[in-house]
RNA sequence: CUCAUCAAGAACGACCGAGGGAUCAGGCCCGUUGACGUCGUAGCAACCGGUUCGCGAGAAUUCGUCUCGCGAGUGUCAGGUGCUAAAUCCUGCCUGGGCGAAGAACCAGGGAAGAUGAG
Numbered sequence: 001c002u003c004a005u006c007a008a009g010a011a012c013g014a015c016c017g018a019g020g021g022a023u024c025a026g027g028c029c030c031g032u033u034g035a036c037g038u039c040g041u042a043g044c045a046a047c048c049g050g051u052u053c054g055c056g057a058g059a060a061u062u063c064g065u066c067u068c069g070c071g072a073g074u075g076u077c078a079g080g081u082g083c084u085a086a087a088u089c090c091u092g093c094c095u096g097g098g099c100g101a102a103g104a105a106c107c108a109g110g111g112a113a114g115a116u117g118a119g
Base pairs, nucleotide, nucleotide: 001119002118003117004116005115006114011041012040013039014038015037019030020029021028024092025091026090027089042084043083044082047080048079049077050076051075052072053071054070055069056068057067058066059065088113093110094109095108096107097106
């Protein structure tokens, strides 16, 4: 830089000690009944990887085999990563809606920024 996903899921212990929820602002939350962080253990999950079964396609013809694609109560395994308060905690920018002169709040779609994975 490109692509995919981001309302599901999954916590205890030890240490530390005051802030933390990416950044800025507003809001709302978490936190001395110890948050955040670090370490350990446990767990969650199908992005990559392994593997089982079924279907289809291909390699000169059948079977076998191999490769590819699709599917399976969420197939299955937990190897590589990742994750384990709240939708990525919510909003911010644009478009549309009710809506009317304008705006707020609200609803829908998109964007920006960010996170994770693969390349």